Predicted 3D model of a 105-nucleotide RNA (THF (Tetrahydrofolate) riboswitch aptamer) from uncultured Blautia sp. The prediction has a mean pLDDT of 81. Its Rfam family is "THF (Tetrahydrofolate) riboswitch aptamer". A reference for the family is Trausch and Batey (2014), "A disconnect between high-affinity binding and efficient regulation by antifolates and purines in the tetrahydrofolate riboswitch", Chem Biol.
[in-house]
RNA sequence: UAGAGUAGAUAUUGCGCGUUAAGUGUCAUGGGAUGGGAAGUUGUCCAUGAACGAAGGUAAUCUGGUUAUCUUUGGAUUCGCCACGAUGUAAUAUUGCGUCCGCUA
Numbered sequence: 001u002a003g004a005g006u007a008g009a010u011a012u013u014g015c016g017c018g019u020u021a022a023g024u025g026u027c028a029u030g031g032g033a034u035g036g037g038a039a040g041u042u043g044u045c046c047a048u049g050a051a052c053g054a055a056g057g058u059a060a061u062c063u064g065g066u067u068a069u070c071u072u073u074g075g076a077u078u079c080g081c082c083a084c085g086a087u088g089u090a091a092u093a094u095u096g097c098g099u100c101c102g103c104u105a
Base pairs, nucleotide, nucleotide: 001105002104003103008095009094010093011092012091013090014089015088016087017085018084019083026050027049028048029047030046031045032044036101037100038099040097056082057081058080059078060077061076062075063074064073065072
C1' cells in the first nucleotide's frame, strides 16, 4: 500500500404461516449480541406497553330454507385450485462496521 472477514439489507426460488389477523411496519421503556480482539452505536435482535392496520375468491360433494326449475341463498366437508400479506424460514447472488489493535500478501 492492497486485500480478507460481522450483525444485517435487497432480489430470486423452494418449503411454510395467516386471511376467524397472527406476523410485518411505527412509537416509548429496558436488556442482549455484534468482522479476529477491545470498547462502541448509525444499524440489528429480544421482552413489555401503546396507537394504527388488511383480500379473499373459486371448484366438487353433502345439507337447511327457497323456486315453475339443480333457480337462489346460507352452513359443513375436501385441506382441492387461484390469489392476497411491508408474512416466517433455507439456499443462491449482490451488498455489508466509522475508531484502535491484529491477520494475509